The RNA shown here (Group I catalytic intron) has 189 nucleotides and comes from a Betaproteobacteria bacterium. It matches the Rfam family "Group I catalytic intron". Rfam's curators write: Group I catalytic introns are large self-splicing ribozymes. Its family is annotated with Group I intron splicing in the Gene Ontology. The coordinates come from a structure-prediction model, not an experiment, and the mean pLDDT is 75.
[in-house]
């Protein structure tokens, strides 16, 4: 999570099952002094993956892929499967300018005898926006930043390193749309 029962995170499904994603576990490869981290295979597991504050801003214009489904077609055969075919759809992976809140780097200038602080303005990075069913509004969190804590390393030191992932909208309100009924066009579907 209303309860029971399930439960690592989601998809599609009547149900058997299916596609992705994440961690641990093996082996390989690499990078580190270490502890570790990168990367690739595994119809190998799912037992485990901490807690307090704090920001809510940008939210925009173009591009490039994508498995399951699902439609054609051809084999094959009447289940079904099989295709580096087709088209659809679309979980979602990204690349290019721009734009961004706290909070830390740089650099200017004010203020100050000086420095710290503080205010102002710029510059680059992380990271996010782009990326919801077309969207809109409000939260905080699996996201930024700070601080604990617990394990581990360890070669100094105000030292490192580990505590998944889920936000291509999480949670709610809303709303053209979807869904439910009719029509039409356009397609082989």
């Nucleotide at each position: 999570c209303a309860g029971c029962g399930g439960a690592c995170u989601u998809u599609a499904a009547g149900c058997a099952u299916u596609g992705a994603g994440c961690a641990c576990c093996a082996c390989g490869u690499u990078c580190g002094g270490a502890a570790g981290g990168g990367c690739g295979u595994g119809c190998g597991u799912g037992a485990a993956u901490g807690c307090a504050g704090u920001c809510a801003a940008a939210u925009u214009c173009g591009g490039g892929g994508a498995a399951c489904c699902c439609u054609u077609c051809g084999c094959c055969a009447u289940c079904a499967g099989c295709g580096c075919a087709u088209g659809g759809c679309a979980a979602u992976c990204c690349c290019g300018a721009g734009c961004c809140a706290a909070g830390g780097c740089c650099c200017c200038g004010g203020a100050u005898u000086c420095c710290c602080c503080c205010c102002g303005g710029g510059g680059a990075c992380a990271g996010g926006u782009g990326u919801a069913g077309a969207g809109a509004c409000u939260a905080g969190a699996c996201g930024g930043c700070u601080g604990c804590c617990a394990c581990c390393c360890a070669g100094a030191a105000c030292g490192g390193g580990u505590g998944a992932a889920g936000g291509u909208a999480u949670a709610g309100u809303c709303c053209a749309g979807a869904c439910c009924c009719c029509a039409a066009a356009c397609g082989u579907g």